[in-house]
RNA sequence: CUACGUCUUCGGGGCAGGGUGUGAAUCCUGACCGGCGGUUAAAGUCCGCGAGUCCUUAGAAACGAGGGCAGAUCCUGUGAAAUUCAGGGACCGACGGUAAAAGUCCGGAUGGAAGAAGAUCAAA
Numbered sequence: 001c002u003a004c005g006u007c008u009u010c011g012g013g014g015c016a017g018g019g020u021g022u023g024a025a026u027c028c029u030g031a032c033c034g035g036c037g038g039u040u041a042a043a044g045u046c047c048g049c050g051a052g053u054c055c056u057u058a059g060a061a062a063c064g065a066g067g068g069c070a071g072a073u074c075c076u077g078u079g080a081a082a083u084u085c086a087g088g089g090a091c092c093g094a095c096g097g098u099a100a101a102a103g104u105c106c107g108g109a110u111g112g113a114a115g116a117a118g119a120u121c122a123a124a
Stems, first nucleotide, its partner, number of pairs: 005120006017029003031104002033093002035049004044091002052069006073089005095107003
């Protein structure tokens, strides 16, 4: 220094102001937000993963395994290298609920999870 395994902890942000209306944090205007790993260099928009949901299958159940569905980026510059940086312009956002259509409110969720850190195995 060290694998597999086991355990512990951690593990998501956001509508100010204005307008219409009986009623909107849901509409219009405007504002705001950006999980995790990777990538020659830092990413909501590249490559993947996660939450959600559907199907198949095993199980008494918890839930396991396999498969499907599910969003968005360009230009210029610097550089050896950037759809990641700088400047500029765009775009995207599950399901259910609601006095009215929701990325931002409420709910499933005091849940789950990508994963991160630590302990142990651990001396040889």